[in-house]
Context: one part of a larger RNA
RNA sequence: UGACGGGGGCCCGCACAAGCGGAGGAACAUGUGGUUUAAUUCGAUGAUACGCGAGGAACCUUACCCGGGCUCGAACGGCAGGGGAAUGGCCAGAGAUGGUUCAGUCUUCGGACUCCUGUCGAGGUGCUGCAUGGUUGUCGUCAGCUCGUGCCGUGAGGUGUCGGCUCAAGUGCCAUAACGAGCGCAACCCUUGUCACUAGUUACCAACAGUUCGGCUGGGGACUCUAGUGAGACUGCCACCGCAAGGUGUGAGGAGGGGGGGGAUGACGUCAAAUCAGCACGGCCCUUACGUCCGGGGGCGACACACGUGUUACAAUGGCGGCCACAGAGGGAAGCUACCUGGUGACAGGAUGCGGAUCUCGAAAAGCCGUCUCAGUUCGGACUGGAGUCUGCAACCCGACUCCACGAAGUUGGAUUCGCUAGUAAUCGCGCAUCAGCCAUGGCGCGGUGAAUACGUUCCCGGCCCUUGUACA
Numbered sequence: 001u002g003a004c005g006g007g008g009g010c011c012c013g014c015a016c017a018a019g020c021g022g023a024g025g026a027a028c029a030u031g032u033g034g035u036u037u038a039a040u041u042c043g044a045u046g047a048u049a050c051g052c053g054a055g056g057a058a059c060c061u062u063a064c065c066c067g068g069g070c071u072c073g074a075a076c077g078g079c080a081g082g083g084g085a086a087u088g089g090c091c092a093g094a095g096a097u098g099g100u101u102c103a104g105u106c107u108u109c110g111g112a113c114u115c116c117u118g119u120c121g122a123g124g125u126g127c128u129g130c131a132u133g134g135u136u137g138u139c140g141u142c143a144g145c146u147c148g149u150g151c152c153g154u155g156a157g158g159u160g161u162c163g164g165c166u167c168a169a170g171u172g173c174c175a176u177a178a179c180g181a182g183c184g185c186a187a188c189c190c191u192u193g194u195c196a197c198u199a200g201u202u203a204c205c206a207a208c209a210g211u212u213c214g215g216c217u218g219g220g221g222a223c224u225c226u227a228g229u230g231a232g233a234c235u236g237c238c239a240c241c242g243c244a245a246g247g248u249g250u251g252a253g254g255a256g257g258g259g260g261g262g263g264a265u266g267a268c269g270u271c272a273a274a275u276c277a278g279c280a281c282g283g284c285c286c287u288u289a290c291g292u293c294c295g296g297g298g299g300c301g302a303c304a305c306a307c308g309u310g311u312u313a314c315a316a317u318g319g320c321g322g323c324c325a326c327a328g329a330g331g332g333a334a335g336c337u338a339c340c341u342g343g344u345g346a347c348a349g350g351a352u353g354c355g356g357a358u359c360u361c362g363a364a365a366a367g368c369c370g371u372c373u374c375a376g377u378u379c380g381g382a383c384u385g386g387a388g389u390c391u392g393c394a395a396c397c398c399g400a401c402u403c404c405a406c407g408a409a410g411u412u413g414g415a416u417u418c419g420c421u422a423g424u425a426a427u428c429g430c431g432c433a434u435c436a437g438c439c440a441u442g443g444c445g446c447g448g449u450g451a452a453u454a455c456g457u458u459c460c461c462g463g464c465c466c467u468u469g470u471a472c473a
Stems, first nucleotide, its partner, number of pairs: 001473002003470003007467003011463003015457002019420005026312008034303002042053002064298003067294004076121009087103002089100004106111001123286002126284003132280002134275003137271001139269001144183006150159003163174003189263004194231007208218003234257001237251001238249004301439001314413001318372006330361003335354002339350004379410001384405007426449007
């Protein structure tokens, strides 16, 4: 100087407390461990691994296993020599591939393209993240981490950065052997909430006319909206407290009030943290194989078990049937499809609009009426049988969906444990990426309905600052 203390002081955080909803019990989905296996490819492992890399494993992907092939090689560049268009058909084969003058055989004559032979480079998801770059997680959006000069100390180092008040903040004010400065904080950026202006192929009987009654048509630039520019909030005003910074108020005004809400933004560093399998790269290793081909097969999907994350429930604030409203954000051409017809349905056959503020995909909970009456049930839907639909070369291993039948566990879950402070939790549906299809109950977004509670900081956890002890570094 740090680190540590079941030392002290001060202060924060859904840290506790106060509340609401969950997990831990059940079934299923998914990831992991273990076991098994020819293989169950590899990585991630307290917090900071475990619906994680994977934003799509039937083949492909795919790195694993089995089998069949190749060795200038699946892809690429250079040199030398030689040959021929490419390609299609047929035959063999699981395919890769092999055979076959069966067809085909460019040219501006320079060559292009391609094949073979030889050779120099190749190739490796093989090892090392403890050789590395780059990127990322975490402490933590915590308020810290430092420097120049000066001063103090033999020196390591200290001071500044301490103290008082204040703040979300090393934020600011005062004090001061320190005076200044940098990286962080804050602000500048995006979005949302109000208004004005500009602009109107979305919206508007707001005012007029027509009307098949639909902003449908004429028409309008008011409103909604769209998207660009500006205004607006600064403790500015008032009252009180305070030296000041600042704080308090059911104050005024205001759409918004003291950081308005949300996002992006992550200091010096820590964990030899993670990644050589995203990529790059040093070293080591393989080179008729540790490379490569196969739209060949299997595996990554195994299953006595254990754990994590989720979904659905155990019902009446509910289930079922009928009627009936209201979004936002997105997507759409090998696409989204109105509408019509067929089918109980998944869907199919027609048909039309839209590269889309114009067409289309499109709500559910809510509300109204009826029924069920507390039961393993009209709860719950696993599992299983049958029949189908769709995608795709192909759904046996191993897809989703539909209909009929079947109807399991489960009656609110031990110790323990998680999330959340407001348009939040809870609850309801919708969209997107990936994608032929989909094992999505996942991820990322969007809106609808919409709470309870916070006395307080004694205690648990983590953190900041000051101080104290130390035989630790």

About this RNA: Small-subunit ribosomal RNA, 3' major domain from an uncultured bacterium, 473 nucleotides, folded computationally. Its mean pLDDT, the model's own confidence on a scale to 100, is 81. It matches the Rfam family "Bacterial small subunit ribosomal RNA". Gene Ontology terms of the family: ribosome and structural constituent of ribosome.